This is a predicted structure of a 71-nucleotide RNA (transfer RNA) from a Candidatus Pacearchaeota archaeon. Its mean pLDDT, the model's own confidence on a scale to 100, is 83. Lineage of the source: Archaea > Nanobdellati > Candidatus Pacearchaeota. The RNAcentral record of the sequence draws on ENA.

[in-house]
RNA sequence: GCACCAGUAGUUUAUUGGUAGAAUACGAGCUUCCCAAGCUCGGGGUCCGGGUUCGAAUCCCGGCUGGUGCA
Numbered sequence: 001g002c003a004c005c006a007g008u009a010g011u012u013u014a015u016u017g018g019u020a021g022a023a024u025a026c027g028a029g030c031u032u033c034c035c036a037a038g039c040u041c042g043g044g045g046u047c048c049g050g051g052u053u054c055g056a057a058u059c060c061c062g063g064c065u066g067g068u069g070c071a
Base pairs, nucleotide, nucleotide: 001070002069003068004067005066006065007064010024011023012022013021018054026042027041028040029039030038047063048062049061050060051059
């Protein structure tokens, strides 16, 4: 330098065009003499810009970051 893959919550990970879910972590409450565990509730997210579409996390283009391969 070229090609391919990936980017969603603090972390891990679903969602293949129609209201973004879960686990874990965090906060509050219940329980307990206390802690842990358990139960209930809560806040928090689609890497950035543009395009297509009535509608984009999803499709297209460019960029950024990471990984793999080739040179």